[in-house]
Notes
A computed fold for a 72-nucleotide RNA from Candidatus Iainarchaeum sp., annotated as transfer RNA. The sequence is in RNAcentral, with records from ENA. It matches the Rfam family "tRNA". The prediction has a mean pLDDT of 82. The organism belongs to Candidatus Iainarchaeum, within Archaea.
């Protein structure tokens, strides 16, 4: 230099162009318990940036950033 894969809560991820953006661990509160733990039961937390397409973008398109893998 060129090509390709991907970036969603604090970690793992799932998400046909029409959700409140879902799991599960975590945190927080409560329950249980002599106390923790382990079990239930409830809160909070996310869409890499900018721009564009469309009524409507996490999702489709460009650019840029960083992660990996392949050529050279």
């Nucleotide at each position: 230099g060129g090509g390709g894969u991907c970036a969603u809560a604090g970690u793992g991820u799932a998400g046909c162009g029409g959700c409140u953006a879902g799991c599960a661990c975590u945190u927080c509160a409560g329950g249980c318990u002599c106390c923790a733990g382990a079990c239930c039961u409830g809160c909070g937390g996310a869409c890499c940036a900018g721009g564009g397409u469309u009524c409507g973008a996490g999702u489709c398109c460009c650019u840029g950033u960083g992660a990996c893998c392949c050529c050279a």